Two RNAs folded together computationally: RNase P RNA and transfer RNA, 446 nucleotides in total. Rfam match: Bacterial RNase P class A. From the family's description: Ribonuclease P (RNase P) is a ubiquitous endoribonuclease, found in archaea, bacteria and eukarya as well as chloroplasts and mitochondria. It is annotated as a ribozyme. The coordinates come from a structure-prediction model, not an experiment, and the mean pLDDT is 77.

């Protein structure tokens, strides 16, 4: 002084007029005035996720279904936080990801020889065996050639991916064929609550990728939402048609089968027509904020003290003006002029995710320069 | 307020891991004197938007935008 990484806060203020809404009190000729008092957010959003509630039976069994996935923990739960582990990115603060492909099936398009019980296009070899030629001259001998059986997985070609890397050994060429080293299995020990870590041995390598494909393995979930529910009042054509069925039960209990259990006959379903869309509650004291203390590595959790802060008819919470500040532009430095996000409770919390003009502040990395 | 489902060319639309079928509509050409019919030939660089999983994504996971659809009580 320049990049850059992580969290936190705030997101106009005062004042004046005119309004909307809910409460309370008074007035009142039941229209409605007067007074005082409250009134949006960090997401209130999207409804992704966990719960309280509150019915459905006091929520049951079995399959299916479906959701979460590294450990340990916090939490009323959670797909969420926290702290560690191990891999991947970044020079570093950091910042992303996570069970099992050696239990089975399935897919791996084109291209390639081969895409998973391997296989063998080019290449190398052809030690063995086989043909053919020559030497030697009777000894199952010696050199050549050919690429016929066969060997091989070094190397080359295709791919997103080719059957453990790399080096020396060896071999007729080669090859964990064999050794160092590295990866890999495996088993001991030692450290940690665990995840794993670090060290020794031994195996000579088998085992390619997908599980945000079926699936396996572990936990977890009954099911519907305040248009749940509970009280009151209103109002009809308390209506017609069809099916099914009256205890050997039709259908039903807000769940895909099935058991089970309850409910069930002027009984249910399912069209077609018909009324009614009104109050009161459920409803804002709550896993509630704040402040200090204390215990934790932290997510938190414990105690004491102090606040009480929208709650409506399909929906109020706003509008103008003046003074400041803030930010851009223009200046004759006296001012003028413009601009100010996202988006707005509706049953209630704890997440998560997304939107957001612009303003402060903390801490931490990197580089350069100065002392 | 809750609770479902859609989104593929201008409009209907198939396709459900391996180059995005097809119909009408366009555009262009032949063929007519000229128009319709006919026939040929082209038309999705981005599958509602972004990110992820995969070698590979319209297709699978997340997260957003847009539409649409469905409710209560008597009897």
């Nucleotide at each position: 002084u320049g990049g850059g990484g992580c969290g936190g806060a705030c997101g106009c203020a005062u004042g004046a007029u005119c309004g909307c809404u809910c409460c309370g009190g008074u007035c009142g000729u039941c229209a409605g005035g007067c007074c005082g008092g409250g009134g949006a957010g960090g997401a209130a959003a999207g409804u992704c996720c966990g719960a309280a509630c509150a019915c459905c039976a006091c929520a049951g069994g079995g399959c299916g279904c479906g959701g979460u996935g590294g450990u340990u923990c916090g939490u009323a739960a959670c797909g969420c936080g926290a702290a560690c582990u191990c891999c991947g990115g970044g020079u570093a603060a950091c910042c992303g990801g996570a069970g099992g492909a050696a239990a089975g099936u399935g897919c791996c398009a084109c291209a390639g020889a081969a895409a998973a019980c391997a296989c063998a296009c080019c290449g190398c070899c052809g030690a063995u065996g086989g043909c053919c030629c020559g030497c030697c001259g009777a000894c199952u001998g010696c050199g050549g050639g050919c690429a016929c059986a066969g060997g091989u997985a070094a190397g080359g070609u295709u791919g997103a991916a080719a059957u453990g890397g790399c080096g020396a050994g060896g071999u007729a060429a080669g090859a964990g064929c064999u050794c160092a080293c590295c990866g890999c299995u495996u088993c001991c020990g030692u450290g940690g609550c665990g995840a794993c870590a670090c060290g020794g041995g031994a195996g000579g390598c088998a085992g390619g990728g997908u599980a945000a494909a079926c699936c396996c393995c572990a936990c977890c979930g009954g099911g519907u939402g305040c248009a749940a529910g509970a009280c009151c009042a209103a109002a009809u054509a308390g209506g017609g048609a069809a099916a099914c069925g009256c205890u050997u039960g039709a259908g039903g209990g807000c769940u895909g089968c099935c058991c089970g259990u309850c409910c069930g006959a002027u009984g249910u379903u399912u069209c077609c027509g018909g009324g009614u869309a009104g109050g009161u509650u459920g409803c804002g004291c709550g896993a509630g904020g704040u402040g200090c203390c204390g215990g934790g590595u932290g997510a938190c959790c414990g105690g004491c003290a102090u606040c009480c802060u929208a709650g409506a008819g399909a929906a109020a919470u706003g509008a103008u003006c003046a003074u400041g500040g803030u930010c851009u532009g223009c200046u004759g430095c006296g001012g003028c002029a413009g601009a100010a996000a996202c988006a707005g409770a509706a049953u209630u919390c704890g997440g998560c995710u997304u939107a957001c003009a612009g303003u402060c502040c903390g801490c931490c990395c990197c580089a350069u320069u100065u002392u | 307020u809750g609770g479902g489902g859609u989104g593929u060319c201008g409009u209907c639309a198939a396709g459900u891991g391996g180059u995005a079928a097809g119909a009408c509509a366009c555009g262009g050409g032949c063929c007519u004197u000229u128009g319709g019919a006919g026939c040929c030939c082209g038309c999705a660089u981005c599958c509602g938007g972004a990110g992820g999983u995969u070698c590979g994504a319209a297709u699978c996971c997340u997260c957003c935008c847009a539409c649409c659809c469905c409710a209560g009580c008597c009897a």